[in-house]
RNA sequence: AGCGGCGUAGGCCAGCCUGGUAGGCCGCAGGGCUCAUAACCCUGAGGUCCCUGGUUCAAGUCCAGGCGCCGCUACCA
Numbered sequence: 001a002g003c004g005g006c007g008u009a010g011g012c013c014a015g016c017c018u019g020g021u022a023g024g025c026c027g028c029a030g031g032g033c034u035c036a037u038a039a040c041c042c043u044g045a046g047g048u049c050c051c052u053g054g055u056u057c058a059a060g061u062c063c064a065g066g067c068g069c070c071g072c073u074a075c076c077a
Base pairs, nucleotide, nucleotide: 001073002072003071004070005069006068007067010026011025012024013023020057028044029043030042031041032040050066051065052064053063054062
């Protein structure tokens, strides 16, 4: 440099194709159960859906540009 994949809660991810209430597991907080702990059950908090712009009544989702991470290939005479 080219190609491909990825970016969503503290961690790991789904949702994107086909626009219409932002979700799951783990973790965290409170409560229940227990002599107690773990497990289990209930409840809750936690989000700039990477950034900017565009399309639209409406964008995490579509379009354009950019940034970052990963992989492959090439270059490094």

The RNA shown here (transfer RNA) has 77 nucleotides and comes from Candidatus Aramenus sulfurataquae. The source organism's lineage runs through Archaea, Thermoproteati, Sulfolobales, Sulfolobaceae and Candidatus Aramenus. The prediction has a mean pLDDT of 86. Rfam family: tRNA. The family's RNA type in Rfam is transfer RNA.